[in-house]
Context: one part of a larger RNA
């Protein structure tokens, strides 16, 4: 490199936009670059191959022929690629009408607990384990009642329920704002899918400047446990956990399953559109998008997968190629740093 392969054995970029590129719907005329046929010329000899010959034979020489799969030039041919032109609507869109939704941003607001302070009430204990202790408490605690401050996170609803490319999104209300999907006609007319490089976004945690701090809670101090406790378990408790702006840019970023199209028996739940039927009901009987639970044919090592494929096929990209060394070192490029990325070899079994 081929060939195989990528849910779990090694292997789908964490997720999108999109350059170059690769690829790419129906009719039709051109063309004739690709492609298929013909002819000329060339493709040196010698060697391979095939009939002969000649050293008694072989090796070896020799004669002829076939090959040289290729390149040029010409002459044809038009299905298919491909170029141009015209056209077309089934792919892609784009306008009408509605829908559903914890899709995203700003501001606002609410109500329950947790804390702490303030006051009344009241008096010895609270509190915490497996059982204790530290700790709080007569300078009057826990317990209760009234006020007030103050972060944070939204019980119930709540769901193999919904939205989002993915990370993720949950109290209510208003502004701003993306997407989907479904119905009906009209418009554009292939504008399409992939998608190296590049640009974006990207839990948590860390980090830089400035707030902020209610509960929690690394680290750290104590009390227990223990031979021993640099820990499990209790009393505190700082960073952080919240804002705003910039960074990191990685995780089991998982469906461990890249995207996009077509086609392959049914059955059941369920979210949300939308037709039609009547006997108008929690009806029926279609027809769309989504999301789970069964199962057939094929697929699979085998476990499963099975119209959301891992099944049939096609286009495009990434990726693997024994274990350790190592996702490491060295060098690049990114970072404030922490580190990321991109990535090896000696060596060994």
């Nucleotide at each position: 490199c081929c060939g195989g392969g990528c849910g779990u054995a090694a292997a789908g970029c964490g997720c999108g936009c999109g350059u170059a590129g690769g690829u790419g719907g129906u009719u039709u005329u051109a063309u004739a670059a690709g492609c298929c046929a013909g002819a000329u010329g060339u493709g040196a000899a010698a060697g391979c191959c095939c009939c002969g010959g000649g050293c008694u034979c072989a090796a070896c020489c020799u004669g002829g022929g076939a090959a040289c799969u290729g390149c040029a030039u010409u002459u044809g041919g038009a299905a298919c690629u491909g170029u141009a032109g015209a056209a077309c609507u089934a792919g892609a869109g784009u306008c009408u009408u509605g829908u559903a939704g914890a899709g995203g941003g700003u501001g606002g607001u609410a109500g329950a607990a947790u804390u702490u302070c303030a006051g009344g009430u009241g008096u010895a204990g609270c509190g915490g384990u497996g059982a204790a202790a530290u700790g709080c408490g007569u300078a009057g605690a826990u317990a209760u009642c009234u006020g007030a401050a103050g972060g944070a996170a939204u019980a119930c609803c709540g769901g193999u329920g919904g939205c989002g490319a993915a990370g993720g999104c949950g109290g209510c209300c208003a502004c701003c704002u993306g997407g989907a999907c479904a119905a009906u006609g009209a418009c554009u007319g292939a504008c399409a899918c992939u998608g190296a490089g590049g640009c974006g976004c990207g839990a948590a945690a860390g980090c830089g400047u400035g707030g902020g701090u209610a509960g929690c809670g690394a680290a750290c101090g104590g009390g227990a446990u223990u031979a021993g406790a640099u820990a499990c378990c209790c009393c505190g408790g700082u960073a952080g956990u919240c804002c705003a702006c910039g960074c990191c840019g990685u995780a089991a970023a998982c469906g461990a399953u890249g995207u996009c199209u077509a086609c392959u028996a049914g059955c059941u739940g369920u979210u949300u559109g939308u037709g039609g039927u009547c006997u108008u009901g929690u009806a029926c009987c279609g027809u769309g998008a989504g999301u789970a639970g069964c199962g057939c044919a094929g697929c699979u090592a085998a476990c499963g997968c099975a119209c959301u494929a891992a099944g049939u096929a096609g286009a495009c990209c990434g990726c693997c190629u024994g274990g350790g060394g190592a996702g490491u070192a060295c060098g690049g490029c990114c970072g404030c740093a922490a580190g990321g990325u991109u990535a090896a070899a000696a060596c060994u079994c």
This is a predicted structure of a 349-nucleotide part of an RNA (small-subunit ribosomal RNA, central domain) from a metagenome.